[in-house]
Context: one part of a larger RNA
RNA sequence: UGACGGGGGCCCGCACAAGCGGUGGAGCAUGUGGUUUAAUUCGAAGCAACGCGCAGAACCUUACCAGCUCUUGACAUCCUAUGCCGAGCUCAGAGAUGAGCUCCUUCCUUCGGGACAUAGUGACAGGUGCUGCAUGGCUGUCGUCAGCUCGUGUCGUGAGAUGUUGGGUUAAGUCCCGCAACGAGCGCAACCCCUACCGUUAGUUGCCAGCGGUCUCGGCCGGGCACUCUAGCGGAACUGCCUGUGAUAAGCAGGAGGAAGGCGGGGAUGACGUCAAGUCCUCAUGGCCCUUAUGGGCUGGGCUACACACGUGCUACAAUGGCAGUGACAGAGGGUUGCAAUACCGUGAGGUGGAGCUAAUCCCCAAAAACUGUCUCAGUUCGGAUUGUUCGCUGCAACUCGCGAGCAUGAAGUCGGAAUCGCUAGUAAUCGUGGAUCAGCAUGCCACGGUGAUACGUUCCCGGGCCUUGUACA
Numbered sequence: 001u002g003a004c005g006g007g008g009g010c011c012c013g014c015a016c017a018a019g020c021g022g023u024g025g026a027g028c029a030u031g032u033g034g035u036u037u038a039a040u041u042c043g044a045a046g047c048a049a050c051g052c053g054c055a056g057a058a059c060c061u062u063a064c065c066a067g068c069u070c071u072u073g074a075c076a077u078c079c080u081a082u083g084c085c086g087a088g089c090u091c092a093g094a095g096a097u098g099a100g101c102u103c104c105u106u107c108c109u110u111c112g113g114g115a116c117a118u119a120g121u122g123a124c125a126g127g128u129g130c131u132g133c134a135u136g137g138c139u140g141u142c143g144u145c146a147g148c149u150c151g152u153g154u155c156g157u158g159a160g161a162u163g164u165u166g167g168g169u170u171a172a173g174u175c176c177c178g179c180a181a182c183g184a185g186c187g188c189a190a191c192c193c194c195u196a197c198c199g200u201u202a203g204u205u206g207c208c209a210g211c212g213g214u215c216u217c218g219g220c221c222g223g224g225c226a227c228u229c230u231a232g233c234g235g236a237a238c239u240g241c242c243u244g245u246g247a248u249a250a251g252c253a254g255g256a257g258g259a260a261g262g263c264g265g266g267g268a269u270g271a272c273g274u275c276a277a278g279u280c281c282u283c284a285u286g287g288c289c290c291u292u293a294u295g296g297g298c299u300g301g302g303c304u305a306c307a308c309a310c311g312u313g314c315u316a317c318a319a320u321g322g323c324a325g326u327g328a329c330a331g332a333g334g335g336u337u338g339c340a341a342u343a344c345c346g347u348g349a350g351g352u353g354g355a356g357c358u359a360a361u362c363c364c365c366a367a368a369a370a371c372u373g374u375c376u377c378a379g380u381u382c383g384g385a386u387u388g389u390u391c392g393c394u395g396c397a398a399c400u401c402g403c404g405a406g407c408a409u410g411a412a413g414u415c416g417g418a419a420u421c422g423c424u425a426g427u428a429a430u431c432g433u434g435g436a437u438c439a440g441c442a443u444g445c446c447a448c449g450g451u452g453a454u455a456c457g458u459u460c461c462c463g464g465g466c467c468u469u470g471u472a473c474a
Base pairs, nucleotide, nucleotide: 001474002473003471004470005469007468008467009466010465011464012463013462015458016457019423020422021421022420023419026315027314028313029312030311031310032309033308034306035305042053043052064301065300066299067298068297069296070295073124077123078122079120080119081118082117083116086103087102088101089100090099091098092097106115107114108113126290127289129288130287131286135284136283137279138278139277140275142273147186148185149184150183151182152181153162154161155160166177167176168175192267193266194265195264197235198234199233200232201231202230203229206225207224211222212221213220238261241255242254243253244252245251317416321375322374323373324372325371326370333364334363335362338357339356343352344351345350382413387408388407389406390405391404392403393402429451430450431449432448433447434446435445
């Protein structure tokens, strides 16, 4: 100087407390461990691994296993020789591949050749093989915590100190005051984006607002940009004003005006560093290793196994509910190999057919809520696992191993031990909607809106910041 303390002081955080809703019990989904297996590819491991890499394992993916098969190779450059590319069919085979037949007889050209194909030769290719403790890059974490440093000066023999400590204050090393310090840098804040209010510009969205028409009654038509909206530009909030308080300061408390008030709300933004943290399987790369195989191709299997254990979720256990009927109101996205209206067929998944739409124009397109009826506390008109069967869709192909529908079946489960998680406002809870990936497959992920609560303290637990103290630790 740090680090540590079941030392002290001050302060902060859904850290606790006060609450709301969960997890831990059940069934299922998913990841992991373990076990099994020819293989169940590999990585991730307290927080910070475990719905993680995987934003989509039937083949492919795929790295694993078995079998079949190739050896200058699936891919790149160079050399030599020959030639033309390419398309279709038949046979053998699980296919890769091999054999044969038919059609065709290319393009550029500086006429040297080049593109392309086949054969040969070796230089080489290739490796998701090892080392993340050789590395780059990227990422997690402490933590959006308020810290981390430097120049000059001063003090100290020196390590180092000072500044950065102190008194206040703040979300903040934020600001004020003081001070052997005076300044500065990286962080904080602001500058950026979205959102809340207004104006303006612009009107193939919106409007009968004001006028006219039509009767197919719908902005449908004429017409118009007033309003809504869309999206460009600008304004608006600064403790600016008032009162009190405070050291007359920084600030704090209350008030006015205002759409918004003291950082208005949200996002992006992550200092010096820590964990030899993670990743050689995104990529790049040193070294090592394989080279008729640890490389390449193919078929089939596996990654989907199942006495068990854990994590994360979904659905429930019901009456604030289930079922039936009637029947409103979003936002954000996506759509031409696509979204698909209306109509018809089917109990349904779905099918037939197809208007319109390269989209503010057409389509995908709400549910909870509300109203009416019924059920009356039961393993039930709760719950839906499991199983049987019949179908539908995608796809070369749903046996291993997809999703959905109908009928039948109707398991566990009556609110969950110790323990443990999230959340302070349009938040929690709850209700649906969309998108990426994607032929198909979502309870996951990312986004969107609808309805919409409970709670105002710092004694304690956990984590963190500053000062101080002890130390046989570095």
Annotation
This is a predicted structure of a 474-nucleotide part of an RNA (small-subunit ribosomal RNA, 3' major domain) from an uncultured organism. Rfam family: Bacterial small subunit ribosomal RNA. Gene Ontology terms of the family: structural constituent of ribosome and ribosome. The prediction has a mean pLDDT of 83. RNAcentral holds the full RNA, with entries from ENA, Greengenes and SILVA.